[in-house]
RNA sequence: UGUUGUGAAAGGCAAAUGCUUAGAAAUGAGCAGACGCAAAACUAUAGGGACUAAGGCAGAAUGCUAUGUCAGCCAGCUACCUCA
Numbered sequence: 001u002g003u004u005g006u007g008a009a010a011g012g013c014a015a016a017u018g019c020u021u022a023g024a025a026a027u028g029a030g031c032a033g034a035c036g037c038a039a040a041a042c043u044a045u046a047g048g049g050a051c052u053a054a055g056g057c058a059g060a061a062u063g064c065u066a067u068g069u070c071a072g073c074c075a076g077c078u079a080c081c082u083c084a
Base pairs, nucleotide, nucleotide: 001084002083005081012037013036017032018031019030020029021028022027035072042076043075047074048073049070050069051068055065056064057063058062
C1' cells in the first nucleotide's frame, strides 16, 4: 500500500427469545442468551433507503406529515489480527 480474509492465534461484538425498564409507537437500555459478524467499531438536520405517527393538517372510514427512530440495509470514516 492492497475489493487478502483460506487457515491460525490474541481479543471483540451479539440475532431470535425470556425477564426488567423508558417510550404514543417505531425503537432504546440492563441482565440472561448466541443466529450470526473481519469492522455487527463510530457517524442519523448537511449521502441514499427503511420504520413509526404522539402532535399537526385533511377527514366518513381513514390518509398525509418527523421535529421521533434504524449503523445487524447500502454508504461514509477510522482501526486490531493475518496474508501478499
Model confidence (mean pLDDT): 83 of 100. This is a predicted structure of an 84-nucleotide RNA (c-di-GMP-I riboswitch aptamer) from Firmicutes bacterium ZOR0006. Rfam family: c-di-GMP-I riboswitch aptamer. From the family's description: GEMM was predicted in a large-scale screen for bacterial structured RNA regulatory elements.